[in-house]
Molecule: c-di-GMP-I riboswitch aptamer
Organism: Alicyclobacillus acidiphilus NBRC 100859
RNA sequence: UUGCGAAAAAGGCAAAGUCGUCGAAAGGCGAUGACGCAAAACUAUCGGGGCUAAGUCAGACACGAUCUGAUAUGCUUGCCAGUUGCCGUA
Repeated sequence: UUGCGAAAAAGGCAAAGUCGUCGAAAGGCGAUGACGCAAAACUAUCGGGGCUAAGUCAGACACGAUCUGAUAUGCUUGCCAGUUGCCGUA
RNA backbone atom coordinates (compact mmCIF):
# COMPACT_ATOMS: atom_id res chain seq x y z
C1' U A 1 0.00 0.00 0.00
C1' U A 2 -3.80 -3.60 -1.43
C1' G A 3 -7.34 -7.54 -0.27
C1' C A 4 -10.19 -9.85 3.55
C1' G A 5 -13.34 -9.88 8.53
C1' A A 6 -13.06 -16.46 11.28
C1' A A 7 -11.79 -15.63 16.37
C1' A A 8 -10.04 -11.74 19.97
C1' A A 9 -8.91 -6.87 22.60
C1' A A 10 -9.76 -1.54 23.40
C1' G A 11 -13.53 1.32 22.50
C1' G A 12 -17.62 3.52 19.32
C1' C A 13 -22.58 4.01 17.05
C1' A A 14 -27.80 2.91 18.11
C1' A A 15 -33.16 0.18 14.58
C1' A A 16 -38.22 -0.54 16.15
C1' G A 17 -41.20 1.05 20.16
C1' U A 18 -42.35 4.86 24.04
C1' C A 19 -42.15 10.09 25.96
C1' G A 20 -40.99 15.30 24.91
C1' U A 21 -40.12 18.87 21.07
C1' C A 22 -39.74 21.27 15.88
C1' G A 23 -42.13 20.60 11.04
C1' A A 24 -47.69 20.96 6.26
C1' A A 25 -45.64 16.17 5.66
C1' A A 26 -41.52 13.18 4.89
C1' G A 27 -38.39 13.66 8.61
C1' G A 28 -35.04 16.02 12.41
C1' C A 29 -33.44 16.78 17.59
C1' G A 30 -33.35 15.21 23.08
C1' A A 31 -34.38 11.16 26.60
C1' U A 32 -35.26 6.01 27.06
C1' G A 33 -34.31 1.51 24.55
C1' A A 34 -30.78 -2.32 21.56
C1' C A 35 -32.56 -4.63 16.08
C1' G A 36 -28.28 -4.46 14.23
C1' C A 37 -23.34 -2.04 12.27
C1' A A 38 -15.99 -2.48 10.48
C1' A A 39 -17.15 2.56 8.47
C1' A A 40 -24.25 2.69 11.26
C1' A A 41 -17.65 8.20 10.91
C1' C A 42 -18.05 12.55 7.21
C1' U A 43 -20.46 14.22 2.45
C1' A A 44 -27.53 15.44 0.23
C1' U A 45 -23.81 20.37 -4.94
C1' C A 46 -20.05 13.70 -7.81
C1' G A 47 -23.88 10.53 -9.24
C1' G A 48 -28.07 6.91 -9.02
C1' G A 49 -32.30 5.22 -6.02
C1' G A 50 -36.18 6.11 -2.26
C1' C A 51 -39.83 9.28 0.89
C1' U A 52 -42.90 13.72 1.40
C1' A A 53 -45.94 17.83 -1.32
C1' A A 54 -46.39 23.33 2.32
C1' G A 55 -46.01 26.48 -1.87
C1' U A 56 -46.57 26.67 -7.22
C1' C A 57 -48.86 24.92 -11.81
C1' A A 58 -52.88 22.19 -14.26
C1' G A 59 -57.72 20.05 -13.88
C1' A A 60 -62.74 18.81 -11.58
C1' C A 61 -66.64 21.26 -9.00
C1' A A 62 -72.17 23.62 -6.55
C1' C A 63 -66.81 28.54 -8.61
C1' G A 64 -67.23 29.20 -1.47
C1' A A 65 -65.13 25.33 0.65
C1' U A 66 -63.17 20.98 -1.19
C1' C A 67 -61.03 17.17 -4.27
C1' U A 68 -57.50 15.06 -8.13
C1' G A 69 -52.82 15.15 -10.81
C1' A A 70 -47.79 17.05 -11.61
C1' U A 71 -43.65 19.30 -9.28
C1' A A 72 -38.16 19.73 -4.42
C1' U A 73 -36.76 24.46 -3.57
C1' G A 74 -37.97 19.78 1.82
C1' C A 75 -35.81 15.05 3.47
C1' U A 76 -33.11 10.07 3.45
C1' U A 77 -25.71 8.17 3.90
C1' G A 78 -29.18 2.43 8.89
C1' C A 79 -30.48 2.05 0.05
C1' C A 80 -26.20 2.13 -3.29
C1' A A 81 -22.14 5.43 -3.81
C1' G A 82 -17.72 8.95 -2.79
C1' U A 83 -13.88 10.44 0.94
C1' U A 84 -11.21 9.42 5.36
C1' G A 85 -10.30 5.72 9.12
C1' C A 86 -9.55 1.66 14.40
C1' C A 87 -8.14 -3.48 15.48
C1' G A 88 -6.85 -8.19 13.51
C1' U A 89 -5.23 -11.06 9.37
C1' A A 90 -2.92 -12.42 4.40